Predicted 3D model of a 561-nucleotide part of an RNA (large-subunit ribosomal RNA, domain I) from a Microgenomates group bacterium. The prediction has a mean pLDDT of 81.
Context: one part of a larger RNA
């Protein structure tokens, strides 16, 4: 000095676990908010740093229900209360609810300063207490201008009267605001890629911005498709085929339907207008309200008439109202084991029992159907709800044929031209749409992939519509899903410590023991630590606490040069 073993330290690997995660199914629920929301600040307990509650009534108030012996969250005690006159604690309804935050008296550098009026307390013009003032849609009602108008005056400038409006000011009723991760409806709207370069194309109407809405939202009751020489369908949404097919494409990359078909659910409905009746306004043509009427394509209504009928379906188009069931927010019963010896401790072991509509789970000093929570089973709400069914009231619904020829959504259809969607890049259709031109009225009109002719089909230019669908939430059950460098970024005071002017970034950090019995007392030491003693089964389980691997390190011993 090195190898090599022992023993120790050093480290925290593996085993062991799980009050965290990950995911999927099924059910349920689904907006909040000036009656001040989400978000938050500050504060509040005897003592109070942190989290979780809770607002000056503040760790809680009051009611109505449960429940029935301990209780004043949690880390974490200690005093000192509270409670069978029923606490603590779970559930319903209701109270309280500082200050900021749309934040709305006015400001402002968010949780902070300064007022107005009105009514109290007050000697008081000082303070205080309660309330009250923001903008703006919209109805309704008061007030009411200049200016233009109209008549006079006046040479002009301009003055003078009149009636009505308007804007404006006030007020009384009622909205809006803000906010929400994801689902949706609309407007705006890329690039990086791909074509192995690249512009037309693609990425992709995606992400990104803005808007507005709901528990779902769009969409939706054929101016739909189909067939093509003559079958047929019958709103709308989603699933599966159809299909990578028809077809579009520097016919390149690459984009990619659709009718049919099978399923999910299944629902149909008001307006305008003819014409009718009242009412306003207006000299009047006429205009407006309001109720009646009145809705479709085999055309349909309207009026004038001739017959019939008094039913029968129905209600998302009811925030209707009652009664009943189901459920949801607390909950309550709820079967059965003892004994032996080992051990700290019995649930494990012998030996015998017993429950089961219960042998799911999870706890308990080891592994428990019978020891505790509970499972199967049945019960069960004063109040809130949610839903379904009934009944009352409400409300909707009806034909035939004759005649007449009055309606029957206009800057529209449509035609030219540009642009956009439609799988469809202009050759062509279909929708939408800027620009310009511009009908018709049922002997009308649109579509049927250029056009034109038959034939077919359907009836724009107004409006509502529930399921089925997206997606969060929650709870229940699952799982050849992870186990502390995994699994959420987060099993621990994690969106926290920390960084950063800010957007923003973003962690490490589990595990004594059954039970703190967390080592009384005695040495040694300034302590820190250690020797003994004492707890436990164990202290090499002593909070630096399970196991405790490797590199390192040391101390002894062997071995080699």
């Nucleotide at each position: 000095a090195g190898u090599u073993g022992a023993u120790a330290a050093u480290g925290g690997a593996u085993g062991c676990c799980c009050u965290g995660g990950g995911u999927a199914u099924u059910c349920a629920u689904g907006c909040c908010g000036a009656g001040g929301a989400a978000g938050g600040a500050c504060g509040u307990a005897u003592a109070u740093g942190a989290c979780a509650g809770c607002g000056a009534u503040a760790u809680u108030c009051g009611u109505c229900g449960g429940g029935g012996a301990g209780g004043a969250g949690u880390c974490a005690u200690a005093a000192u209360c509270c409670u069978g006159u029923g606490a603590u604690c779970c559930g319903g309804c209701g109270g309280u609810u500082u200050c900021c935050g749309a934040a709305u008296g006015g400001g402002g550098a968010a949780a902070c300063c300064c007022g107005u009026c009105u009514a109290g307390u007050g000697a008081a013009g000082a303070a205080c207490u309660a309330g009250u003032c923001a903008a703006u849609g919209u109805a309704c009602g008061a007030u009411g201008a200049a200016g233009a108008u109209a008549a006079c005056c006046g040479a002009a400038a301009g003055g003078u009267u009149g009636g009505g409006a308007u804007a404006g000011u006030c007020g009384u009723a009622u909205g809006u605001a803000g906010g929400a991760u994801a689902c949706c409806g609309g407007g705006c709207g890329a690039a990086c890629u791909g074509a192995a370069a690249c512009a037309u194309c693609u990425c992709a109407g995606u992400a990104g911005c803005c808007u507005g809405a709901g528990g779902a939202a769009u969409a939706g009751a054929a101016a739909u498709c189909a067939a093509g020489u003559a079958c047929g369908a019958g709103a709308u949404u989603c699933c599966g085929u159809c299909a990578g097919u028809a077809g579009c494409g520097g016919c390149g990359a690459g984009c990619g339907a659709a009718a049919g078909c099978g399923g999910a659910a299944a629902a149909g409905u008001c307006u305008a207008a003819a014409c009718c009746a009242c009412a306003g306004c207006g000299c009047a043509a006429g205009u407006u309200g309001u109720g009646g009427g009145g809705u479709u394509g085999u055309a349909g209504g309207g009026c004038u008439u001739u017959c019939g009928a008094u039913c029968u379906g129905g209600a998302a188009u009811g925030c209707a109202a009652u009664u009943g069931g189901u459920g949801a927010u607390a909950a309550c019963a709820g079967a059965a084991u003892a004994c032996c010896g080992u051990g700290g401790a019995a649930u494990a072991g012998g030996a015998a029992a017993c429950c089961a509509a219960a042998g799911a789970a999870c706890g308990u000093g080891a592994a428990a159907g019978u020891c505790g929570u509970g499972u199967a089973u049945g019960u069960g709400a004063a109040a809130u709800u949610a839903c379904c069914a009934a009944u009352u009231c409400u409300c909707c619904u009806a034909g035939a044929g004759a005649g007449u020829u009055c309606c029957u959504a206009a800057g529209u259809a449509c035609c030219a031209u540009g642009g956009a969607c439609c799988a469809c890049g202009a050759a062509g259709g279909g929708u939408c749409u800027g620009u310009g031109g511009g009908a018709a009225u049922c002997u009308g009109g649109g579509u049927c992939a250029a056009c034109c002719a038959c034939g077919a089909u359907c009836c724009a230019a107004g409006a509502c519509u529930a399921a089925a669908u997206a997606c969060a939430u929650g709870a229940a059950u699952g799982c050849a899903c992870c186990g502390a460098u995994a699994g959420u970024g987060a099993a621990c005071a994690a969106g926290u410590a920390c960084c950063a002017u800010g957007a923003g970034g973003g962690a490490a950090a589990g595990g004594u023991g059954a039970a703190a019995a967390g080592c009384a007392c005695c040495c040694c030491g300034g302590a820190a630590g250690g020797g003994g003693a004492a707890u436990g089964a164990a202290a090499u389980a002593g909070u630096a606490c399970c196991u405790g691997a490797a590199a390192u390190u040391a101390u002894c011993a062997a071995c080699u040069a």